Large-subunit ribosomal RNA, domain IV from an uncultured Rhodobacteraceae bacterium, 328 nucleotides, folded computationally.
Model confidence (mean pLDDT): 90 of 100.
Context: one part of a larger RNA
RNA sequence: CGAUGUCGAAGGAACUCGGCAAAAUGCCUCCGUAAGUUCGCGAGAAGGAGGCCCGGGUCCUGGGCAACCAGGGUCCGGGGGCACAGACCAGGGGGUGGCGACUGUUUACUAAAAACACAGGGCUCUGCGAAGUCGCAAGACGACGUAUAGGGUCUGACGCCUGCCCGGUGCCGGAAGGUUAAAAGGAGAGGUGCAAGCCUUGAAUUGAAGCCCCGGUAAACGGCGGCCGUAACUAUAACGGUCCUAAGGUAGCGAAAUUCCUUGUCGGGUAAGUUCCGACCUGCACGAAUGGCGUAACGACUUCCCCGCUGUCUCCGACAUCGACUCA
Numbered sequence: 001c002g003a004u005g006u007c008g009a010a011g012g013a014a015c016u017c018g019g020c021a022a023a024a025u026g027c028c029u030c031c032g033u034a035a036g037u038u039c040g041c042g043a044g045a046a047g048g049a050g051g052c053c054c055g056g057g058u059c060c061u062g063g064g065c066a067a068c069c070a071g072g073g074u075c076c077g078g079g080g081g082c083a084c085a086g087a088c089c090a091g092g093g094g095g096u097g098g099c100g101a102c103u104g105u106u107u108a109c110u111a112a113a114a115a116c117a118c119a120g121g122g123c124u125c126u127g128c129g130a131a132g133u134c135g136c137a138a139g140a141c142g143a144c145g146u147a148u149a150g151g152g153u154c155u156g157a158c159g160c161c162u163g164c165c166c167g168g169u170g171c172c173g174g175a176a177g178g179u180u181a182a183a184a185g186g187a188g189a190g191g192u193g194c195a196a197g198c199c200u201u202g203a204a205u206u207g208a209a210g211c212c213c214c215g216g217u218a219a220a221c222g223g224c225g226g227c228c229g230u231a232a233c234u235a236u237a238a239c240g241g242u243c244c245u246a247a248g249g250u251a252g253c254g255a256a257a258u259u260c261c262u263u264g265u266c267g268g269g270u271a272a273g274u275u276c277c278g279a280c281c282u283g284c285a286c287g288a289a290u291g292g293c294g295u296a297a298c299g300a301c302u303u304c305c306c307c308g309c310u311g312u313c314u315c316c317g318a319c320a321u322c323g324a325c326u327c328a
Stems, first nucleotide, its partner, number of pairs: 001323008010314002014312001019309001027051005036041001038157001052079012080084001092307004097302002099299002104116002120155007132141003158294004163224003168221002170217005177212003183206002188201005225243005252286001253283001264280005
């Protein structure tokens, strides 16, 4: 000096990205327990008291004829120790946001999470030799199932809801019309031959699906405006004008896991707060199943605050053990 432990005056998070680590709490019985809530919960909430040994009173239960034996409750008195759940073992607690409903699952060896899954919801395909998948095929799975079933895809408990746009892309439907392949068709034309013929070439016309075209469809892929003016202070604009669009973002939320400017502004908490909570709305660039907004319970998730507690710190010291180190 390092590692692992033990102890520490006064203070008690001043440490630090952050209470990381440590300390503290810890068991049983009794008392007592808030907001909120899906009435289950929250809850071991929180908070408080008791616990060893000896003696006595009293009540109860079981066994026994009884004496008595065993067990339990309650009350009173006393005793000792630094310490009575005497060692070991053995929850710290509370408040407020975010995300995800939950129990689960995951990067075997740097990530356990707000990621995945999930019940629940929707759309879509599939009538059975099903759709779909594997295979060249036979065949197999689906399924010894049959639309309350099976496949695909999105969302993700529950509550309240889920607005507008079908112009583009996709999908679905459409007995007309346009375009259109092989094929059919052969008007004609050419070569050759004396000719019959043979060989080339070939216009109309008839020809599917597809595309064009006409519709539908957004819990399909997706999208959801600009400029100017206007009210009897000012400011603002319910109102008006105009341009463009397929339609111009509804409800709800909003400096947000989203806000650049930004430490926005105001309020709260602190003596002091780029974080946090509540508001405002000027949303650079929220927004409704790529779901929107809430939500009790839950979480080795994450933000902020408080109580308790402490060598995290002010500020370090001592001791024990093992190393390092010195000598042999």